[in-house]
C1' cells in the first nucleotide's frame, strides 16, 4: 500500500399472521407475529443494506399439508429494492527500511 473475509460505527430499509377462547389467556411456524393510537403514524426487538429471497409485485396465483394461515414447494436464471466510513482485527501478495 492492494485484494479478501469477519466485526464496529453511523446512517437507511422492512414485515408483524393464523387457530382456539366467556375472561385472563393458549396454541402454530417462524429471527421477528410487538407497545402505545380512531387513524395517519411513533417507538421497542428481530432481520436487510447491491455479493441485495430481508422486504415488495406477481397474488383473493399454482401444487402439497393444516384445525387454520403469507406453513411447505413452485413462481424464481421474473420485476423492484435500502450505503457509508480518514474504524479495527486476520489472512495472501506488493513496495521499502532495518538486521
Nucleotide at each position: 500500500u492492494g485484494c479478501a473475509u469477519c466485526a464496529c460505527c453511523u446512517c437507511g430499509g422492512g414485515g408483524u399472521g393464523g387457530c382456539c377462547a366467556u375472561c385472563c389467556g393458549g396454541c402454530c411456524u417462524g429471527a421477528g407475529a410487538u407497545g402505545c393510537g380512531c387513524a395517519a403514524g411513533c417507538g421497542a426487538a428481530c432481520c436487510c443494506g447491491u455479493c441485495g429471497a430481508a422486504c415488495c409485485u406477481g397474488a383473493a396465483c399454482c401444487g402439497g399439508a393444516u384445525c387454520a394461515u403469507a406453513c411447505c414447494g413452485g413462481c424464481g436464471g421474473a420485476g423492484g429494492g435500502a450505503a457509508g466510513g480518514u474504524u479495527g482485527a486476520u489472512g495472501c501478495g506488493c513496495c521499502c527500511g532495518g538486521a

The prediction has a mean pLDDT of 80. A computed fold for a 99-nucleotide RNA from a Pseudomonadota bacterium, annotated as TPP riboswitch aptamer (THI element). The source organism's lineage runs through Bacteria, Pseudomonadati and Pseudomonadota.